[in-house]
Context: one part of a larger RNA
RNA sequence: CUCUCGUUAAGGAACUCGGCAAAAUCCCCCCGUAACUUCGGGAGAAGGGGGCCCGGUGGGGAGCACCCCGCCGGGGGCAGAAAGCAGGCCCAGGCGACUGUUUACCACAAACACAGGUCCCUGCGAAGUCGUAAGACGCCGUAUAGGGGCUGACGCCUGCCCGGUGCUGGAAGGUUAAGGGGAGGGGUGCAAGCCGCGAACCGAAGCCCCAGUCAACGGCGGCCGUAACUAUAACGGUCCUAAGGUAGCGAAAUUCCUUGUCGGGUAAGUUCCGACCCGCACGAAAGGCGUAACGAUCUGGGCACUGUCUCAACGAGAGCCUCG
Numbered sequence: 001c002u003c004u005c006g007u008u009a010a011g012g013a014a015c016u017c018g019g020c021a022a023a024a025u026c027c028c029c030c031c032g033u034a035a036c037u038u039c040g041g042g043a044g045a046a047g048g049g050g051g052c053c054c055g056g057u058g059g060g061g062a063g064c065a066c067c068c069c070g071c072c073g074g075g076g077g078c079a080g081a082a083a084g085c086a087g088g089c090c091c092a093g094g095c096g097a098c099u100g101u102u103u104a105c106c107a108c109a110a111a112c113a114c115a116g117g118u119c120c121c122u123g124c125g126a127a128g129u130c131g132u133a134a135g136a137c138g139c140c141g142u143a144u145a146g147g148g149g150c151u152g153a154c155g156c157c158u159g160c161c162c163g164g165u166g167c168u169g170g171a172a173g174g175u176u177a178a179g180g181g182g183a184g185g186g187g188u189g190c191a192a193g194c195c196g197c198g199a200a201c202c203g204a205a206g207c208c209c210c211a212g213u214c215a216a217c218g219g220c221g222g223c224c225g226u227a228a229c230u231a232u233a234a235c236g237g238u239c240c241u242a243a244g245g246u247a248g249c250g251a252a253a254u255u256c257c258u259u260g261u262c263g264g265g266u267a268a269g270u271u272c273c274g275a276c277c278c279g280c281a282c283g284a285a286a287g288g289c290g291u292a293a294c295g296a297u298c299u300g301g302g303c304a305c306u307g308u309c310u311c312a313a314c315g316a317g318a319g320c321c322u323c324g
């Protein structure tokens, strides 16, 4: 000096990306517990008090040996859950409802799953899947069933666009293959014939066409003017579109400008919380906005506590190093 431990004056997060690590809390009994809430919860909330030993005594269990509930008095110690094992807590916010699942070996999460919602397919030799097939699964099931997609408890909701693409429906019409059809003309042969070429016309699905459908793929405007201060524009004009973003939310896991502006918290706050709205580039099942409970989740704040730090010291064990 390194590692693993122990203790530390005063201070107590000043450390640091960040209280990482450590410390503190920790058991049992009694008292006592807020917002919020889906009335279950939140709760071990929080926050207090007690705990050993000795003597006496009351009650209960059919009870002087055991167990349980008390009452009175006393004792000593630094210390009574005497060692060891053994929750830190609170406030606010993001995400995901929850318990679960996961990258065997850098990620445990806001990712996956999930009950619930919705759409589509499937009438049974089902659809779908595996297989060249036979056959098998589906299922010894039968639409309250099975398969697929999206969403993801619950609460309140889920606007407008069918022009494009997809899907579904459509007895007409257009186009269209093989095939049918053979006008017409060709080769060859003396010929009968044989061999090919071939126009009309008749020919499916598909495509065109006509509709429907967005919890199908997707999409959801621009410019100019206007109110008796100014500013702003309920209002008007105009161009374009299939239709021009409703509710709700909003500098957000989304905001470039940006450390936006205002308020809160701090002595001081690019983070955080509450607002505002000029949303570069939120927005309604690639769901929108809320939400009790839950989380080895992420973010901000506080109490407690500490060698994280000011700033280091001493001790124990194990190494490195030097000498023998």
Stems, first nucleotide, its partner, number of pairs: 001319008010310002014308001019305001027051005036041001038153001052075010088303007095295002100112002116151007128137003154290004159220003164217002166213005173208003179202002184197001186195003221239005248282001249279001260276005